Transfer RNA from a Thermodesulfobacteriota bacterium, 74 nucleotides, folded computationally.
The same sequence occurs in records of 2 taxa.
RNA sequence: GGGCGAUUAGCUCAGUUGGAUAGAGCGCUGGUCUCCGGAACCAGAGGCCCCGAGUUCAAAUCUCGGAUCGCCCG
Numbered sequence: 001g002g003g004c005g006a007u008u009a010g011c012u013c014a015g016u017u018g019g020a021u022a023g024a025g026c027g028c029u030g031g032u033c034u035c036c037g038g039a040a041c042c043a044g045a046g047g048c049c050c051c052g053a054g055u056u057c058a059a060a061u062c063u064c065g066g067a068u069c070g071c072c073c074g
Stems, first nucleotide, its partner, number of pairs: 001073007010026004019057001028044005050066005
């Protein structure tokens, strides 16, 4: 320098035929239970989806550019 992939909640990830105010598990907070804690059960908080632009009535999802990380080639 070239190619491919990844980037969504604190962590690990799902969601890509464009159309829900964006989801799961773990973690966290509160409650029930318990002598206390854990477990279990119940409830809740937490992200405008890496950044910018474009297309569209509508974009996490499509297009372009950029950033970071990983792998491969030279």
Rfam family: tRNA. Rfam classes the family as a transfer RNA. Lineage of the source: Bacteria > Pseudomonadati > Thermodesulfobacteriota. The sequence is in RNAcentral, with records from ENA.